The RNA shown here (c-di-GMP-I riboswitch aptamer) has 85 nucleotides and comes from a Mycoplasmatota bacterium.
The model forms 100% of the base pairs in the Rfam consensus.
The source organism's lineage runs through Bacteria, Bacillati and Mycoplasmatota.
Model confidence (mean pLDDT): 89 of 100.
Rfam family: c-di-GMP-I riboswitch aptamer. Rfam describes the family as follows. GEMM was predicted in a large-scale screen for bacterial structured RNA regulatory elements.

């Protein structure tokens, strides 16, 4: 460089709860707690999903939509710690 993670060292991240704040909502953000995680590190480009404020359609119930969210749903790209071959 390149695989791979059986074991090890030094470490990391942080589900979920509970407050608090931002938002129509999904959800995010902090601060608590750790399920779990060898990319659970970064990126919405593709797939899946999640919400529907505007907007459309309706007598009404409600329906449909992403311009919004999900990277701890999948892929993909980009970057890395050790260790062993």
């Nucleotide at each position: 460089a390149u695989a791979u993670u059986c074991a090890a060292a030094g470490g990391g991240c942080a589900a979920u709860u509970a407050c608090a704040c931002g938002g129509a909502a999904a959800c995010g953000u902090g601060u608590u707690u750790a399920c779990g995680c060898a990319a659970a590190g970064u990126c919405a480009c593709a797939g899946a999903g999640c919400u529907a404020a505007a907007g459309a359609u309706u007598g009404a119930a409600a329906u449909c939509u992403a311009u919004g969210c999900u990277g701890g749903c999948u892929g993909g790209a980009c970057c890395g710690c050790a260790a062993u071959g």